[in-house]
RNA sequence: GGGUCGGUGGUCUAGCGGUUAUGACGCUGCCCUUACAAGGCAGAGAUCGGCGGUUCGAUUCCGCCCCGACCCA
Repeated sequence: GGGUCGGUGGUCUAGCGGUUAUGACGCUGCCCUUACAAGGCAGAGAUCGGCGGUUCGAUUCCGCCCCGACCCA
């Protein structure tokens, strides 16, 4: 330099052109316990990597860029 794949709450992850972006762990509060853990209930937490384009509408499709992994040279 070329190619493929990925980037989504603190971490990991699902997702699809249109409802309110999914779940787990973690965090907070309450219940339970003498207490802790486990368990139950509730809650907070995301400009979906950036900039443009297509579209009535983009997290999703297209282009460029950035970051990471792998392959080729």
Molecule: transfer RNA
Organism: Candidatus Nanohaloarchaea archaeon